[in-house]
Context: one part of a larger RNA
RNA sequence: UGCAUGUGGUGGAUGCCUUGGCGAUUACAGGCGAUGAAGGACGUGGCAGCCUGCGAAAAGCUUCGGGGAGCUGGCAAACAAGCAUUGAUCCGAAGAUGUCCGAAUGGGGAAACCCACCCGCAAGGGUACCGUCCGCUGAAUUCAUAGGCGGACAGGAGCUAACCUGCUGAACUGAAACAUCUAAGUAGGCAGAGGAACAGAAAUCAACCGAGAUUCCGAAAGUAGUGGCGAGCGAAAUCGGACCAGCCUGUGCGUUUUAGCCAGAGUCUUAGUGGAACGGUCUGGAAAGGCCGGCCAUAGUGGGUGAUAGCCCCGUACGCGAAAAGACUGUGGUGGAACUGAGCGCACGAUAAGUAGGGCGGGACACGUGAAAUCCUGUCUGAAGAUGGGGGGACCAUCCUCCAAGGCUAAAUACUCGUAAUCGACCGAUAGUGAACCAGUACUGUGAAGGAAAGGCGAAAAGAACCCCGGGAGGGGAGUGAAAUAGAUCCUGAAACCGCAUGCAU
Numbered sequence: 001u002g003c004a005u006g007u008g009g010u011g012g013a014u015g016c017c018u019u020g021g022c023g024a025u026u027a028c029a030g031g032c033g034a035u036g037a038a039g040g041a042c043g044u045g046g047c048a049g050c051c052u053g054c055g056a057a058a059a060g061c062u063u064c065g066g067g068g069a070g071c072u073g074g075c076a077a078a079c080a081a082g083c084a085u086u087g088a089u090c091c092g093a094a095g096a097u098g099u100c101c102g103a104a105u106g107g108g109g110a111a112a113c114c115c116a117c118c119c120g121c122a123a124g125g126g127u128a129c130c131g132u133c134c135g136c137u138g139a140a141u142u143c144a145u146a147g148g149c150g151g152a153c154a155g156g157a158g159c160u161a162a163c164c165u166g167c168u169g170a171a172c173u174g175a176a177a178c179a180u181c182u183a184a185g186u187a188g189g190c191a192g193a194g195g196a197a198c199a200g201a202a203a204u205c206a207a208c209c210g211a212g213a214u215u216c217c218g219a220a221a222g223u224a225g226u227g228g229c230g231a232g233c234g235a236a237a238u239c240g241g242a243c244c245a246g247c248c249u250g251u252g253c254g255u256u257u258u259a260g261c262c263a264g265a266g267u268c269u270u271a272g273u274g275g276a277a278c279g280g281u282c283u284g285g286a287a288a289g290g291c292c293g294g295c296c297a298u299a300g301u302g303g304g305u306g307a308u309a310g311c312c313c314c315g316u317a318c319g320c321g322a323a324a325a326g327a328c329u330g331u332g333g334u335g336g337a338a339c340u341g342a343g344c345g346c347a348c349g350a351u352a353a354g355u356a357g358g359g360c361g362g363g364a365c366a367c368g369u370g371a372a373a374u375c376c377u378g379u380c381u382g383a384a385g386a387u388g389g390g391g392g393g394a395c396c397a398u399c400c401u402c403c404a405a406g407g408c409u410a411a412a413u414a415c416u417c418g419u420a421a422u423c424g425a426c427c428g429a430u431a432g433u434g435a436a437c438c439a440g441u442a443c444u445g446u447g448a449a450g451g452a453a454a455g456g457c458g459a460a461a462a463g464a465a466c467c468c469c470g471g472g473a474g475g476g477g478a479g480u481g482a483a484a485u486a487g488a489u490c491c492u493g494a495a496a497c498c499g500c501a502u503g504c505a506u
Stems, first nucleotide, its partner, number of pairs: 001505009015491001016456002020427002022424007029416002031159002039101003042055003046079001049075003061095006070083003106115003116127004129156002131153007163194001164192005174181001178228001204211002215242005225233002246408003250348006260334004265329006272320003278293005294311002296300001302314003357381008367393001388403005443450002463490001466477004
């Protein structure tokens, strides 16, 4: 030095586990905000670093309910001081307080800071902009109007995951290059709204038969078409389903019910509560396991307990329950169309003009200007008036059908930041969210932004008193424990890599 065997170190794979994720289903909720939000800064505890909670009334205050023996949140024990059957801690509802920044709104500003004015003895309150209403004033210009000043207003402003509507609107790409075309009215930007939004009661289709608002799904159909007739794009009628709902307008007359308000009832939500039935023995550290004998079941879903528990614990099936707040549904009273998009009946009246259409230029329609109807309109024009007008894919006639230029409308449909419950031939710590752990943290970057690693002693800390070596670290005894090669760098403990002992070879 090599090989072999044994025994260690290092290392953290593997196995097992799960507090965290992922994907669904159902129900609820679908907004919060000048009564100051979302999000933060700074404070706040007996000692107090961080998280959580809270706000100078600061891990809390008040009231009303629930509950019933311990409690003063977590990491995280100890000490100190207290509270509590005169009902604490805790859970729910309502209220009070709520520093400073932030739409931030008295002015400023490099957010959490600086500087003011008015009223008030003080405590405290007010002072942004826009809008609406009211009042006082008030030009050119007599009246008036504009303007100015003041007051009132739970009006607006900002935030928010996706879904929705409108406006705006790419490029890569494909066409095997590329320009029409495609990607695509997509991504992005802006504005606005709702729990859904949009659309919607035919100037619609159809075809000489008829249907009867809209929306969504399946078929029709990758059809008819469109298309450098390339790449591609791509209907409708009709049929089958989901869901169904229709209405309004000016004047007058009549009439009753609906909103709203009040009272009371029921159901549900926000705390809870009752809730059946087991013992012995053996092994073992421990029984829920084995054996023996029982019991309950509208409950043998699930979780925990020193191994695998229907009957030990929490629960589960099935019942019960609210002072307060909220939601919904009936009932009674009041109310007299005041409300709401809209009550009903009768009579009379009205029936949407720079509009329809046309020219030019664009856009939308599956349809790229085409034979191009239909819809929208930048520009120039420009009717008729129900004896009228629009459409039926150039256009004309016949025929059929509908009534534009005003408005409202539930459901079927889309989505899930969130709450509750349940589920998974989903993951199991290099997986599953980036994040199981104090993670959008540490760290990087001027910034926009990028962005980790990191889980496991044991049933219980019983976390090793005491002695010895050592400055300590660490170790040897002792002790705990079923186990300490479970000793805190702690379950299991693979490999690479590094030792020690023994044997053999050189």
Molecule: large-subunit ribosomal RNA, domain I
Organism: Blastocatellia bacterium